[in-house]
Formats: sequence, C1' cells, structure tokens
RNA sequence: GCCCUCGUAGUUCAACGGAUAGAAUAGGGCCCUUCUAAGGCCUAGAUAUAGGUUCGAUUCCUAUCGAGGGCA
Repeated sequence: GCCCUCGUAGUUCAACGGAUAGAAUAGGGCCCUUCUAAGGCCUAGAUAUAGGUUCGAUUCCUAUCGAGGGCA
C1' cells in the first nucleotide's frame, strides 16, 4: 500500500428495512432476613462519526475513525 471481517448499555450478546432497540449480568432503590448472602419487585443506562438511498435505516451505499486478520 491492497483486501476481508467487525464496531449496539459498565460487560457479554440479540434485533426479516417497519414495535417504545430487547435480554443476561453488573449499578441504584425497596421488600424479605437478627445481619449478610440468596430470593422477589421497581429503576437508570447503548446503535463509532458524518453524509446518502428510502414513506421508513441498528440493518443498504459512501467516506472517515477505531479493533482484528490476510497478502505484498
């Protein structure tokens, strides 16, 4: 330098172009318990960035940024 894959919550993962972007775990509050743990209920939290296509984009296209891999 060229090519490929990937980027979603603190973490691990979902989401046929159409739902309020969902779950587990972690965090906070309450209940329970003599206390802790466990358990139950509730709660806050995310689409890398900028454009484009579309009635509608996490999804498709382009560029940039970042991570991994391959070739030279």